Model confidence (mean pLDDT): 81 of 100. A computed fold for a 492-nucleotide part of an RNA from a Rickettsiales bacterium, annotated as large-subunit ribosomal RNA, domain I. Rfam family: Bacterial large subunit ribosomal RNA. Gene Ontology terms of the family: ribosome and structural constituent of ribosome. The organism belongs to Rickettsiales, within Bacteria.
[in-house]
Context: one part of a larger RNA
RNA sequence: GGUGUUUGGUGGAUGCCUUGGUGCUGAGAGGCGAUGAAGGACGUGGUGGACUGCGAAAAGUCACGGAGAGUUGUCUACAAACUUUGACCCGUGAAUAUCCGAAUGGGGGAACCUGACCGUUUGGUCAUCAUGUACUGAAUACAUAGGUACAUGAAGCUAACCCGGCGAAUUGAAAUAUCUUAGUAGCCGGAGGAAAGGAAAUCAAUUGAGACUCCGUUAGUAGUGACGAGCGAACGCGGAAUAGGCCAGUGUCUUAUGAUAAGUAAUCGGAAUAACGUGGAAAUGUUAACCAUAGAAAGUGAUAGUCUUGUACGAGUAAUAUUAUCAUAGGAACUUGAGUAGGGCGGGACACGUGAAAUCCCGUUUGAACAUAGGGGGACCACCCUCUAAGCCUAAGUACUCCUCAGCGACCGAUAGUGAACAAGUACCGUGAGGGAAAGGUGAAAUAGAACCCUGAAGAGGGAGUGAAACAGAUCCUGAAACCAGACACUU
Numbered sequence: 001g002g003u004g005u006u007u008g009g010u011g012g013a014u015g016c017c018u019u020g021g022u023g024c025u026g027a028g029a030g031g032c033g034a035u036g037a038a039g040g041a042c043g044u045g046g047u048g049g050a051c052u053g054c055g056a057a058a059a060g061u062c063a064c065g066g067a068g069a070g071u072u073g074u075c076u077a078c079a080a081a082c083u084u085u086g087a088c089c090c091g092u093g094a095a096u097a098u099c100c101g102a103a104u105g106g107g108g109g110a111a112c113c114u115g116a117c118c119g120u121u122u123g124g125u126c127a128u129c130a131u132g133u134a135c136u137g138a139a140u141a142c143a144u145a146g147g148u149a150c151a152u153g154a155a156g157c158u159a160a161c162c163c164g165g166c167g168a169a170u171u172g173a174a175a176u177a178u179c180u181u182a183g184u185a186g187c188c189g190g191a192g193g194a195a196a197g198g199a200a201a202u203c204a205a206u207u208g209a210g211a212c213u214c215c216g217u218u219a220g221u222a223g224u225g226a227c228g229a230g231c232g233a234a235c236g237c238g239g240a241a242u243a244g245g246c247c248a249g250u251g252u253c254u255u256a257u258g259a260u261a262a263g264u265a266a267u268c269g270g271a272a273u274a275a276c277g278u279g280g281a282a283a284u285g286u287u288a289a290c291c292a293u294a295g296a297a298a299g300u301g302a303u304a305g306u307c308u309u310g311u312a313c314g315a316g317u318a319a320u321a322u323u324a325u326c327a328u329a330g331g332a333a334c335u336u337g338a339g340u341a342g343g344g345c346g347g348g349a350c351a352c353g354u355g356a357a358a359u360c361c362c363g364u365u366u367g368a369a370c371a372u373a374g375g376g377g378g379a380c381c382a383c384c385c386u387c388u389a390a391g392c393c394u395a396a397g398u399a400c401u402c403c404u405c406a407g408c409g410a411c412c413g414a415u416a417g418u419g420a421a422c423a424a425g426u427a428c429c430g431u432g433a434g435g436g437a438a439a440g441g442u443g444a445a446a447u448a449g450a451a452c453c454c455u456g457a458a459g460a461g462g463g464a465g466u467g468a469a470a471c472a473g474a475u476c477c478u479g480a481a482a483c484c485a486g487a488c489a490c491u492u
Base pairs, nucleotide, nucleotide: 001491002490003489004488005487006486007485008484009483015477016441017440020412021411022409023408024407025406026405027404028403029401030400031157032156039100040099041098042055043054044053046078047077049075050074051073061094062093063092064091065090066089070082071081072080105114106113107112115126116125117124118123128154129153130152131151132150133149134148135147136146161192162190163189164188165187166186172179176226202209203208213240214239215238216237217236223231224230244393245392246391247337252332253331254330255329256328257327258326259325260324261323262322267315268314269313273288274287275286276285277284289306290305291295297309298308299307342366343365344364345363346362347361348360349359352378373388374387375386376385377384428435429434449476452463453462454461455460
């Protein structure tokens, strides 16, 4: 030095666990904001770093209700206090609510600087725009523009869903230009809890149907298409859900007030087990019982229907607000729809790329009829059938989930599952837009975390002690492998 066996170290795989995730289901809610939001900055505790809460009245103040013995949030103690004269906690309502932020007196490099007026002791007001009213008021006579005051409203934020406007490219066509990707992504505007659409100038086909929306089918059919790649209906049928109204009045929609009813907070009641054995501990085993409209689940020193919390089943209340119905008082409609329908030219939408291209929409240019009329039935004409445009409103069925509650999973179990089970959008990186981690587990109990002694101190250890266990000793369950070292055996 090698090989083997073994004892340790290192390391953190594996097993077990779950505080966290993830996907759904059913309800609720579907907004917040000048009464200053969302989001922040800075403060705030006896001591105070982070989180949480709160705002100079600052882990809080007041009132009412609930509840009934402990409490002063967490990591996390110590000190000092509060509390049956009812604390802490839970619910409802109120007060306070620095500074920034739409940010709104002016400015500004957010959380800062700096004014005016009124009132004075703290305080209050002063942005812009729109609409309305009143008063004023030029050139310019009446007027108008403009100005001033007052009142009301708006603004900004927000996950997806919805409507509208603008609108790509990569890509596919095995190249590429029409085409496709796609009216997608993106940007902008607007709204609601849904939005949009909607009561036939609709379809159908010689029978008839009867608003709209959504689903299944029709059907990858009919079509369309450098007839390439591709794109791709409708009628009809079956379902979900149903609702029709108005334009001067017993109506519809809507606003306010009032009445009635309903449900709604914290919350309360809620059955039934013992002994012995083993063990550190009984929920385990044995024996003997009991309850069950409750044998869902979680916890408790191992596996509990009868120990605890619960569960089934019952009970229950205030204000404001909500919903429904009714009543009363208002408000809206502007009169059956002409520069419209239709035509020409140019575009767009329709499954339909200009085509034989109907239908619908827009720009431009033209331009009817008036129910004895007009539109449609895929060029167009006739016949026939059908409907009544150019006014308005309309629940349900449908879409979505930032959020709340309840529950579920042949979903994950710490390299998984959210990026995040931990002071995570943190630390850290970047001028910035932005990028973005790692990191869970002692034990039943730590108010059992190792008193005391020894090794000169620290670290580390040896005794002692705790504990069922300390090779559970604090990055502490289990503790694999790589890697390192010691001992022994054999061997060069």